[in-house]
Context: one part of a larger RNA
RNA sequence: UGACGGGGACCCGCACAAGCGGUGGAGCAUGUGGUUUAAUUCGAAGCAACGCGAAGAACCUUACCAGGUCUUGACAUCCCCUGCAUAUCCUAGAGAUAGGAGAAGUCCUUCGGGACAGGGAGACAGGUGGUGCAUGGUUGUCGUCAGCUCGUGUCGUGAGAUGUUGGGUUAAGUCCCGCAACGAGCGCAACCCUUAUGAUUAGUUGCCAGCAUUUAGUUGGGGACUCUAGUCAGACUGCCGGUGAUAAACCGGAGGAAGGUGGGGAUGACGUCAAAUCAUCAUGCCCCUUAUGACCUGGGCUACACACGUGCUACAAUGGAUGGUACAACGAGCAGCUAGCCCGCGAGGGUAUGCGAAUCUCUUAAAGCCAUUCUCAGUUCGGAUUGCAGGCUGCAACUCGCCUGCAUGAAGCCGGAAUCGCUAGUAAUCGCGGAUCAGCACGCCGCGGUGAAUACGUUCCCGGGUCUUGUACA
Numbered sequence: 001u002g003a004c005g006g007g008g009a010c011c012c013g014c015a016c017a018a019g020c021g022g023u024g025g026a027g028c029a030u031g032u033g034g035u036u037u038a039a040u041u042c043g044a045a046g047c048a049a050c051g052c053g054a055a056g057a058a059c060c061u062u063a064c065c066a067g068g069u070c071u072u073g074a075c076a077u078c079c080c081c082u083g084c085a086u087a088u089c090c091u092a093g094a095g096a097u098a099g100g101a102g103a104a105g106u107c108c109u110u111c112g113g114g115a116c117a118g119g120g121a122g123a124c125a126g127g128u129g130g131u132g133c134a135u136g137g138u139u140g141u142c143g144u145c146a147g148c149u150c151g152u153g154u155c156g157u158g159a160g161a162u163g164u165u166g167g168g169u170u171a172a173g174u175c176c177c178g179c180a181a182c183g184a185g186c187g188c189a190a191c192c193c194u195u196a197u198g199a200u201u202a203g204u205u206g207c208c209a210g211c212a213u214u215u216a217g218u219u220g221g222g223g224a225c226u227c228u229a230g231u232c233a234g235a236c237u238g239c240c241g242g243u244g245a246u247a248a249a250c251c252g253g254a255g256g257a258a259g260g261u262g263g264g265g266a267u268g269a270c271g272u273c274a275a276a277u278c279a280u281c282a283u284g285c286c287c288c289u290u291a292u293g294a295c296c297u298g299g300g301c302u303a304c305a306c307a308c309g310u311g312c313u314a315c316a317a318u319g320g321a322u323g324g325u326a327c328a329a330c331g332a333g334c335a336g337c338u339a340g341c342c343c344g345c346g347a348g349g350g351u352a353u354g355c356g357a358a359u360c361u362c363u364u365a366a367a368g369c370c371a372u373u374c375u376c377a378g379u380u381c382g383g384a385u386u387g388c389a390g391g392c393u394g395c396a397a398c399u400c401g402c403c404u405g406c407a408u409g410a411a412g413c414c415g416g417a418a419u420c421g422c423u424a425g426u427a428a429u430c431g432c433g434g435a436u437c438a439g440c441a442c443g444c445c446g447c448g449g450u451g452a453a454u455a456c457g458u459u460c461c462c463g464g465g466u467c468u469u470g471u472a473c474a
Base pairs, nucleotide, nucleotide: 001474002473003471004470005469007468008467009466010465011464012463013462015458016457019422020421021420022419023418026313027312028311029310030309031308032307033306034304035303042053043052064299065298066297067296068295069294070293073124077123078122079120080119081118082117083116086104088101089100090099091098092097107114108113126288127287129286130285131284135282136281137277138276139275140273142271147186148185149184150183151182152181153162154161155160166177167176168175192265193264194263195262197233198232199231200230201229202228203227207222208221211220212219236259239253240252241251242250243249315415319374320373321372322371323370324369325368331362332361333360336355337354340351341350342349343348381412386407387406388405389404390403391402392401428450429449430448431447432446433445434444
């Protein structure tokens, strides 16, 4: 100087407390361990691995296994020789491949050749093989915590100290005052995006108050309103009162759409964990080279006594069922989204229309509201499982997809010890969209609808910051 203490003082955080809803019990989904297996590819491991890499394993992907094959190679450059580049068909085969038939007859050209294909020799290719404890890059975490340092000066033999401590204050090393310090840098804040209000400009594909018109903003018309998207304004403790040290600041108030960082996001200092990643990529070294490379078919990654994590659906009456009826936002669309009509109980099928989209479509939002019914039961709760019959995608749904109809109707009556999230348009609850994607979503990323309760307080648990103290630790 640090680190540590079941030492002290002060402060903060959904850390506790106060509340609301869950997990832990059930069924299913998904990840992991374990076991099994020819293989169940690999990585991730307390918080910070476990719906994680994977924004989507039937083939492909795919790295794994079995079998069948290739050896200058599936891919790149260089050299030599030849040429009919490419399509189609037949035979054998699981295919990769092997053999054969055969039409048209290519492109550029400086006329040398080149593109492309076949053959050959070797230089070489290739490796998702190893090492993340050789590395770059990227990322997690402490933590959006308020800290981390430097120059000069001063003090100390020195390591170092001071500044950065102290008195107040703040979300903040934020600001004020004081002070052997005076300044400065990286962080904080602000600048950026979005949301909340208004003005102005612009009115098409958007809107419709008044005037006509219509089944319908449909048409004429209009720019008022909504909305869209450019520009600007607005919030700064600016004003008033009080407290305070006359300071910084705090408390209350006015005005205001918004008030003291208005809400949300992006933004992550010096560093810590030899943290993660050689399987995104790059890369040193080591290793393989008729194989640890490459191709194909099939299988596996989907196994199942069990254990754990994360979710979904429930256990019902604040509910289930049936009928009627209302109101969104974000987005996506041409190998696409698909209206309308017809067929089907339905998944869906047929036909056909509009739209590269403020124009058309996805797109009827659902919870809600109004009625009717069920009357506390393993039920008209719950939907697992299984049988049958179908639909869709796709060469192909057996291993191993999703959906529909009929039938079946399991566990489950609110969950032990323990444990998680959340402070406001939040929790809870309800649906909608998107990426990936042929198909497949209870996951993920977004969107809006309805919309709470509680916070006395900081003694205690956890984590963090500042000062101080002890130490046989570095």
The part of an RNA shown here (small-subunit ribosomal RNA, 3' major domain) has 474 nucleotides and comes from a soil metagenome. Model confidence (mean pLDDT): 84 of 100. Its Rfam family is "Bacterial small subunit ribosomal RNA". Rfam links the family to the GO terms ribosome and structural constituent of ribosome.